This is a predicted complex of two RNAs, RNase P RNA and transfer RNA, with 449 nucleotides together. It holds a member of the Rfam family "Bacterial RNase P class A". Rfam links the family to the GO terms dimeric ribonuclease P complex, ribonuclease P activity and tRNA processing. Model confidence (mean pLDDT): 77 of 100.

C1' cells in the first nucleotide's frame, strides 16, 4: 500500500411557520375553552421465541404424567440470557463456530449392497491335512489381503508363524488404576494388553428446574359482565341457640372451580344457545419514579456489583409524535452544471432482561493477523 | 394486545425416519366406444413435500429459525 479480524456507535442536521397528543400552572363558578411553559418512537418500538415482575385463582398444597434445560465456573430477579475457562472442529494466521451428561443400566433401529451389522462374519483370497480324473473337491485354521457398506471389532512398523492374528515389542489412539496440578470442566507423569461399533435433535436413565392463566389479569364505583328470553344441572336436608315462620353457630354431604389424573381445599351456584347493541364495547384506578437514566469514584479479567450526586423522561379513543419552506450532508439520473427525484427497516399499548429476525448507508477505535514493498 | 393450531399435485388428502421415482380420488390431456355428447374403459402428465438451516449413514416425518394462512377472548 493490499486483503483481512474484533470491539463499539449512528440511523439525515439546522432554522422559520402551521398543526397533534399528554402533563403543570394561570384565567374561570367550573371547564374539555384560551394563554404560557415542558415532554412526545425505536434499535429494532418487530416476532412473541425464552425468562421474570405484577394480577387473580388454597398468598400456591402432596403425588403422578408432562415439558423445558444439560462441558466447567461466575453474573442476575430470572432464563434457553451474558461472562470467563475447558474441550472438539474449522482457519497460514489474528480468530470464529460448537442443543458439548449417559451407548460399560436397559429397550429399540442401522434401509440398500455385502458372506457377515452386534449374540458379530469365511463370499473371494492365503495356509495345513485328505481325496484326485491335475479341473479341482472335502475338513479344517486364519480377520494380514480384495470385494460391499455411511459404518467391518484399534492404528502404523517390527518380530512371529504353515498361514496369520496384541500372539510379542515400540510409538500412536481409546478405556482402566494410581500420582501431581486446578475450585472446577480438564491437564499432565507412570503402570496395565484391558481394546469396548454408531444413533439418546429414538425411548430412555442421571441431575437441575417449571403450579395454571394472562392486564380483553384484575379491582372499585348504588346493578354494571351483569342485565333480558328459553333449556339443562346442582343445593336449598340435620342438630343447637335465641328477641322464634327469621337471626347467628356447629359437623356432615355437594354442583361448578383449583385449566390432565389421584388425592387434599374451597363451598351455592353453574352450563348451554338466542336476542340486542356495534355512530361502538358505561366509568375511574391498574398506567408508568422504575431490575430507571445520566455523570462521578470504587471492587472485579469480564459479566456486574457497590457508593455519592443529578434528573424525570411518551402514553392513549386499541386514534397523537406530523406536515409546508430554506440551506447543508448522502444516494441516483445526468459528460459537467444547471435542473429534477429519492433518502433504509419500520412505527410504542401493562412493565422490564435477553434472544431471533429486518435494515440504504455512515463514523470511531485496537500494543490485533497475513502479504508485498521502502529505509 | 393475548394464547393456540396449520402449510403434501389445480382441489382434497395418505404417508410419522429406509423398502418412494411421494401414493389415491375429483378434475386435466390422449386414446377406445358412440352418429355426437355424456357415462364407461384404457394410458399419460402433473409435487424439487412453503422457505433458509441443523442432527442422522439418510429427513416429507425429528430440533430450530422465517414465511404465510387459520381459530379463539371482554
Nucleotide at each position: 500500500c493490499g486483503a483481512g479480524g474484533c470491539g463499539g456507535c449512528c440511523g439525515g442536521g439546522u432554522g422559520a411557520c402551521c398543526g397533534c397528543u399528554c402533563c403543570g400552572c394561570a384565567c374561570u363558578a367550573a371547564a374539555u375553552a384560551u394563554g404560557c411553559g415542558g415532554g412526545g418512537a425505536g434499535g429494532a418500538a418487530a416476532g412473541u421465541c425464552c425468562g421474570g415482575g405484577c394480577u387473580c385463582c388454597a398468598c400456591a398444597g402432596a403425588g403422578c404424567a408432562g415439558g423445558g434445560c444439560g462441558c466447567u465456573g461466575g453474573g442476575u430477579a430470572a432464563c434457553g440470557c451474558c461472562c470467563a475457562g475447558u474441550c472438539a472442529g474449522g482457519g497460514c494466521g489474528a480468530c470464529c463456530u460448537g442443543a458439548a451428561g449417559g451407548a460399560a443400566a436397559g429397550u429399540g433401529c442401522c434401509a440398500c449392497a455385502g458372506a457377515a451389522a452386534u449374540g458379530a462374519c469365511a463370499c473371494c483370497g492365503c495356509c495345513g491335512g485328505c481325496c484326485u480324473u491335475u479341473a479341482g473337491g472335502c475338513c479344517g485354521g486364519u480377520a494380514a489381503g480384495g470385494g460391499u457398506g455411511a459404518a467391518a471389532u484399534g492404528g502404523u512398523g517390527c518380530g512371529g508363524u504353515a498361514a496369520g492374528a496384541g500372539c510379542g515389542c515400540a510409538c500412536c489412539g481409546g478405556c482402566g488404576g494410581u500420582c501431581g496440578g486446578g475450585u472446577g470442566a480438564c491437564c499432565g507423569g507412570c503402570c496395565g494388553g484391558c481394546c469396548a461399533g454408531g444413533c439418546a435433535a429414538a425411548c430412555c436413565c442421571c441431575g437441575c428446574c417449571c403450579g395454571g392463566a394472562g392486564c380483553a389479569a384484575g379491582a372499585c364505583c348504588a346493578a354494571a359482565u351483569a342485565g333480558g328470553a328459553g333449556g339443562g344441572c346442582g343445593c336449598c336436608g340435620c342438630c343447637c341457640g335465641c328477641g322464634g315462620u327469621g337471626c347467628g353457630g356447629g359437623a356432615g354431604a355437594a354442583a361448578c372451580g383449583c385449566u390432565g389424573c389421584u388425592c387434599g381445599c374451597c363451598g351455592a351456584g353453574c352450563c348451554c344457545u338466542c336476542g340486542g347493541g356495534u355512530c361502538g364495547c358505561g366509568g375511574u384506578c391498574g398506567c408508568a419514579a422504575g431490575a430507571g437514566a445520566c455523570g462521578c469514584c470504587g471492587g472485579g479479567c469480564a459479566a456486574c456489583c457497590g457508593g455519592c450526586g443529578u434528573c424525570c423522561c411518551a402514553g392513549a379513543g386499541a386514534g397523537a409524535u406530523g406536515g409546508u419552506c430554506a440551506c447543508c450532508a448522502c444516494c441516483c439520473c445526468c459528460c459537467c452544471a444547471a435542473g429534477g427525484g429519492g433518502c433504509a427497516c419500520a412505527g410504542a399499548a401493562c412493565c422490564c432482561g435477553g434472544c431471533u429476525u429486518a435494515c440504504a448507508g455512515g463514523c470511531c477505535g485496537c500494543u490485533c493477523u497475513c502479504g508485498a514493498c521502502c529505509a | 394486545g393475548g394464547c393456540c393450531c396449520g402449510u403434501u399435485c389445480g382441489u382434497c388428502u395418505a404417508g410419522u425416519g429406509g423398502a418412494c421415482u411421494a401414493g389415491g380420488a375429483c378434475g386435466c390431456c390422449g386414446g377406445c366406444c358412440u352418429u355426437u355428447c355424456a357415462a364407461g374403459c384404457c394410458g399419460g402428465a402433473g409435487a424439487u413435500c412453503a422457505c433458509g438451516g441443523g442432527u442422522u449413514c439418510g429427513a416429507a416425518g425429528c430440533c430450530c429459525g422465517u414465511a404465510c394462512g387459520g381459530g379463539c377472548c371482554a